[in-house]
Context: one part of a larger RNA
Molecule: large-subunit ribosomal RNA, domain I
Organism: Psychromonas sp. RZ22
RNA sequence: CGUGCACGGUGGAUGCCUAGGCAAUUAGAGGCGAUGAAGGACGUGGUAAUCUGCGAUAAGUCCAGGGGAGUUGAUAACAAGCGUUAUAUCCUGGAAUUUCCGAAUGGGGCAACCCGGCACUUAGUGUCAUCGCUAUGUGAAUACAUAGCAUAGCGAAGCAAACGAGGGGAACUGAAACAUCUAAGUACCCUUAGGAAAAGAAAUCAACCGAGAUUCCGAAAGUAGCGGCGAGCGAAAUCGGAACAGCCCUUAAGCUGUUUAAAAGUUAGUGGAAGGCUCUGGAAAGUGCCACGGUACAGGGUGAUAGUCCCGUACACAAAAACUUCUUUACAGUGAAAACGAGUAAGACGGGACACGAGAAAUCCUGUUUGAAUAUGGGGGGACCAUCCUCCAAGGCUAAAUACUCCUAAUUGACCGAUAGUGAACCAGUACCGUGAGGGAAAGGCGAAAAGAACCCCUGUGAGGGGAGUGAAAUAGAACCUGAAACCGUGUACGU
Numbered sequence: 001c002g003u004g005c006a007c008g009g010u011g012g013a014u015g016c017c018u019a020g021g022c023a024a025u026u027a028g029a030g031g032c033g034a035u036g037a038a039g040g041a042c043g044u045g046g047u048a049a050u051c052u053g054c055g056a057u058a059a060g061u062c063c064a065g066g067g068g069a070g071u072u073g074a075u076a077a078c079a080a081g082c083g084u085u086a087u088a089u090c091c092u093g094g095a096a097u098u099u100c101c102g103a104a105u106g107g108g109g110c111a112a113c114c115c116g117g118c119a120c121u122u123a124g125u126g127u128c129a130u131c132g133c134u135a136u137g138u139g140a141a142u143a144c145a146u147a148g149c150a151u152a153g154c155g156a157a158g159c160a161a162a163c164g165a166g167g168g169g170a171a172c173u174g175a176a177a178c179a180u181c182u183a184a185g186u187a188c189c190c191u192u193a194g195g196a197a198a199a200g201a202a203a204u205c206a207a208c209c210g211a212g213a214u215u216c217c218g219a220a221a222g223u224a225g226c227g228g229c230g231a232g233c234g235a236a237a238u239c240g241g242a243a244c245a246g247c248c249c250u251u252a253a254g255c256u257g258u259u260u261a262a263a264a265g266u267u268a269g270u271g272g273a274a275g276g277c278u279c280u281g282g283a284a285a286g287u288g289c290c291a292c293g294g295u296a297c298a299g300g301g302u303g304a305u306a307g308u309c310c311c312g313u314a315c316a317c318a319a320a321a322a323c324u325u326c327u328u329u330a331c332a333g334u335g336a337a338a339a340c341g342a343g344u345a346a347g348a349c350g351g352g353a354c355a356c357g358a359g360a361a362a363u364c365c366u367g368u369u370u371g372a373a374u375a376u377g378g379g380g381g382g383a384c385c386a387u388c389c390u391c392c393a394a395g396g397c398u399a400a401a402u403a404c405u406c407c408u409a410a411u412u413g414a415c416c417g418a419u420a421g422u423g424a425a426c427c428a429g430u431a432c433c434g435u436g437a438g439g440g441a442a443a444g445g446c447g448a449a450a451a452g453a454a455c456c457c458c459u460g461u462g463a464g465g466g467g468a469g470u471g472a473a474a475u476a477g478a479a480c481c482u483g484a485a486a487c488c489g490u491g492u493a494c495g496u
Stems, first nucleotide, its partner, number of pairs: 001495009015481001016445002020416002022413007029405002031159002039101003042055003046078001049075003061095006070082003106115003116128005130156009163194001164192005174181001178228001204211002215242005225233002246397003249341001254334005261327001263325005269317003275290003279286001291308002293297001299311003346370008356382001377392005432439002452480001455467004
């Protein structure tokens, strides 16, 4: 030095676990905001820090209800208290307080700061932004007026995950290049709304039979078609379903708000069956024996695996207060566009939408320009004409079936189990990086219980270790479950 064996160190794989995630289902909710939001800054405890809560009334105040033997949120003790049969803590509902910034709104500003005016009563409290609408007053050039100005009342603003409607609107890409085309009316930007939105009661389809608003799903169908007839794009009638609802403009259908009553529900809760002995063990829920409940053998916990130990579960109940829904009583408001639709329909030119790229191209929208008829009338039936059929534009309202989930509750999983699952199981959008927009981690597990090692010894009043003690176990000792491999040793045997 190598090999084997034994025993260690290092390291943190693996196994087991779950406090966190992921995806759904069923209900709910679908908004918050000038009565100052979302989000923050700074404070606030017997308290130095951070988290949580709260706001100078500051881990809280008051009222009502529930509940009841413990309790003063967490790391986390200590001190000093509160409470014990109802006035503690705690849970629910309501009320009060709610610094400063922030739409931020008296003016300013480098957010959490600075500086004011007016009124009342010094301290202090209140008030003072802008825009829109309405009303009143006042009132120029300029006579009437109007603009403007002033006052009062009402409203708006800002934030928020997706879903909706409208206004704008790409490129990469595909066409094996590329220009029409495609990607795609997608991404993205803007405006704006609701719990849904939009659409909607035929100037619709159909085909000589008829149907009867809209929306969504399945088929029709990758069909008919469109298309440098390339790449590709791609219907409708009709049928089957989901859900159904119709109305108004000579005064209405209805809608909205307040209110009365009843019911149901939500926001705390209450009751809730039935087991003992024995053995092993540190510990019984395991073994053995004999029982019991079940409208409850869902689930979780308890020193190993518990229907009968605990919390629960089935089931049955409960609300002073607040809120929701349906029905109901009464009242108020709205419905209001004016009067059946004219600069409209239609035409021409140019665009756009229709599955349909100008095409034989109907239909719909309209920038420019023309421009009817008036129910004895007019539109459509895919150029156009006739016949026939069908409907009545140029006014308006309308639930449900449909889309989505920032959020709440319950439940579920041939979903993950710490390099997985959210970026984040842990004080994570943190530490850290970047001028900034922005980027963005790592990091879980002692034990049933801290019983977390009194005391002694070595040592630098170390680090670390050896005894003692606890414990079932300390090679479970906090660098703590298990503890693989690489890597590094100690001992021993053999080889060289």